The prediction has a mean pLDDT of 81.
This is a predicted structure of a 478-nucleotide part of an RNA (small-subunit ribosomal RNA, 3' major domain) from Candidatus Syntropharchaeum butanivorans.
Context: one part of a larger RNA
This record gives sequence, structure tokens and C1' cells, in this order.
RNA sequence: UGGCGGGGGAGCACCACAACGGGUGGAUGCUGCGGUUUAAUUGGAUACAACGCCGGAAAUCUCACCGGGGGAGACAGCGAGAUGAAGGUCAGGCUGAAGACCUUACCAGAUUAGCUGAGAGGAGGUGCAUGGCCGUCGUCAGUUCGUACUGUGAAGCAUCCUGUUAAGUCAGGCAACGAGCGAGACCCGCGCCCACAAUUGCCAGCAUGUCCUCCGGGACGAUGGGCACAUUGUGGGGACCGCCUCUGCUAAAGAGGAGGAGGGAGCGGGCAACGGUAGGUCAGUAUGCCCCGAAUCUCCCGGGCUACACGCGGCAUACAAUGGACGGGACAAUGGGUAUCGACCCCGAGAGGGGGAGGCAAUCCCAUAAACCCGUUCGUAGUUCGGAUUGAGGGCUGCAACUCGCCCUCAUGAAGCUGGAAUCCGUAGUAAUCGCGUGUCAACAUCACGCGGUGAAUGUGUCCCUGCUCCUUGCACA
Repeated sequence: UGGCGGGGGAGCACCACAACGGGUGGAUGCUGCGGUUUAAUUGGAUACAACGCCGGAAAUCUCACCGGGGGAGACAGCGAGAUGAAGGUCAGGCUGAAGACCUUACCAGAUUAGCUGAGAGGAGGUGCAUGGCCGUCGUCAGUUCGUACUGUGAAGCAUCCUGUUAAGUCAGGCAACGAGCGAGACCCGCGCCCACAAUUGCCAGCAUGUCCUCCGGGACGAUGGGCACAUUGUGGGGACCGCCUCUGCUAAAGAGGAGGAGGGAGCGGGCAACGGUAGGUCAGUAUGCCCCGAAUCUCCCGGGCUACACGCGGCAUACAAUGGACGGGACAAUGGGUAUCGACCCCGAGAGGGGGAGGCAAUCCCAUAAACCCGUUCGUAGUUCGGAUUGAGGGCUGCAACUCGCCCUCAUGAAGCUGGAAUCCGUAGUAAUCGCGUGUCAACAUCACGCGGUGAAUGUGUCCCUGCUCCUUGCACA
């Protein structure tokens, strides 16, 4: 100087507690992991910080694994070669299939993998040889430098104390005075207002057209026209403890209030220090060294990664009446689209099929949002709850759905009646709940990343538990 303590003090955090809400742990399914099995079930990741992770939804491909079969050595040396090299081929054999190989024969005309080196290639090894990137400590508030001063020196001081802050944030004190990185500022989105702009967006007022009509009127941006509104885009304004009262030291700041769309960092994100973790990745790429080199290279066929006595993690669906079923009615946002999205018409009970307008898209399409509202029904039951499993018939993608895809219809109708010890998430447009889009993608979403709809309860505290920061103290630790 650090680290540690079932030492002390101060402060902080829903990856802490307290109060509250909803879960997980029990069931079934999906998915990842362990284990076991297997010819192979390729490999990595293992407390937080591995386990719906490697964008990893593997039918072939992917693919690294297993079984079988083929191909292939730049260049140099040696060897072979017009007494015919490499290459090609009918038939037969071998074979899952093959002039791949073997037998026999033919064509052809200059090179040649037979040996030694040396390569190409390697998802072969080493992440404890590395670059780069990433996780995490860290939703932290720290970490240093210059000069001066103190100490023989390692070092100390500054960076401490008091108050304050989300913050080493700021103020006051002080042998310190300043400064850098980090924090903040900055950048993006959302929330209010203004100006400008007007197509593919919009239609209040004016006119036209078409359709419906109970003749009162209504519907359609379709047309002229307009840009009021909405929206989209660009540029500005607005919030600063600025104003008032109180507390505080006349400070920094804090508590309450006014005004305001918004109030004390407005809310959400991006960025994010010196370093630690020999953290993760040689399987994204790059790369040192080692290894393989006719196989650990490369291609094809088939299988496997999908196995199943079990154990664990994450999720989906439920156990029902705040619900299920049927009929009718309403309201989004983000996005995507040319080997693509496909309106609309016809066929089909449906999955879907046959045609096919328009759209390279504020124009056309995906595209009916669902929870919700209204009406009817069910009456507490393993049920009109729940949908696993299985049987039959059919559809789609694709060369191909047996191993091993998804969907539709009919039948079947399992476990499950709210879950032990324990444990997770959340403080507001949050939790919970409801659907939608995109990524992957030929096909397949209970995943991931986004989007909007409905929309709570409880705290406004504390350091008791779990941890973190700072000061201080002890130390048989470095």
C1' cells in the first nucleotide's frame, strides 16, 4: 500500500429487505443442459456473469459426428514412357449405384503420384501464446497527473472533515493550489406550443358525381378544389430551484406552493474511466506455435445431432363462472413485400386449390387485431373446464416428410381441482393481461427482438437479511 474480520461508523440498491401484486417449485407439453444409451447421439458455454445461449426453429444441405463409396499433391529431384504414358469405352463381374475396381478387347497419341521432398486445404489442438469483439464487477463513483509540502524511504497529502447530491455533485473549512479521464454536459426517442411544407396523407367549409332511401335525409375523398383539422417532415420555443414561503450558515442545497403540457436529472435509451476477472470466443473472421497431409483435406449416399430408467433450468397451456361456447358489434401501432406481398372472383366444410387486378409501395397488398361491448346458453360437475395422447381421412412446402415437418376435419379425450422446503420479477402507463409485426425461413415459432390495446395494488421507508461505496481500527495474510 492492499486484502480480510460472526470490529466500529456513515451512506446506498426492488439483480436487498419491508408493504403490495403476479409468478416459479406440483400437472401436461415445448425447449436447453446433465446423465445414461448409441456405430454416431459432433463441439463449446457451468454460481451471480452456463442451461429458448453460440442469433443453434439441424428432414437433404447446414455438419464439424458415425457407416459406406469416390476425388485430389503447385514446384523440384529420382524413376517410368512412341517396344505406346495420362485419358476414354461396349459387355461381364463386383457394388446400394457406378470403367471406382477386376477380366477381356478396342479407341487414342505425350505425358506421368510410383518414390523422396515440398505444398493446397484443415469447424484438427492450444482463448493459459494472441489481435479483435463481448460478458461481468458497474443501475458503481471512482481513477490519476503537474507543482508545492511532509517523511531516510516505501509512500502520504491533495482525494480528509462538516453539510449536501443520483454523483470525488456542489458549498464551507483545511499545506495545499490547479488539471486530466470518468459523473454531468452531449446525442436520439416520447410528451406541449409555434412557423414553414402538401403527395401517395387529410376533408371542416364550397361545388360535382355515383349509390341507398321510410323522400326527412344518409353513405362514398370518387371528382373539382382546399390545406382548416389530422398526419408526416424540417427548423425553432419551452424547465432554470427561474418566482413565492419556510429550513439551512447570508452557503451549497432541501421541503411546500403558484404558474405550467411537463418540476426539481420530466420520462426512456445511447455513450460510459484506471483497472480486475489468465472470464468467454482459435467454431464468425484474423493470427503465432504444434499436428494431419493421401488423410484430421474434399465430394456423394445413408444415418446421427430428434435416442430415454432418470435429474435440473427457462417457457407455453391449464386446473375454470372476473370463466367456456355460439351469434352480432367496435377501436391500434411497429413493420415487411418482385424467384415477393397478393386484393377480387370461382371451387372446397376446412387446411387449401384454379385464375388474377394492383404494388419496387404514406398510393397496392400482408390485414378480420385480440382482450373489450351486447345477447343467448352452460350451473360447480373431472364438467359444454382442460386439452395431452392415439386412430382415420385430407392439404401444403420440398428431389425427398419412414427415421424426423407444419396445417385441416372427424373421432379419442390423459394428467391436472392452485402446487412442500425454497425461490424469482416488478414502484406507473410499471406489474398483470391481450393480440399484432419482424428475424430465422422452401416449409416449420410455445423463441428472440420490437409494436400497440386494457391497465392495477403497495412503499415514499430502512439497513434487519443479501450485497456495494467511503472513513476508521485489529491482523500469525500478500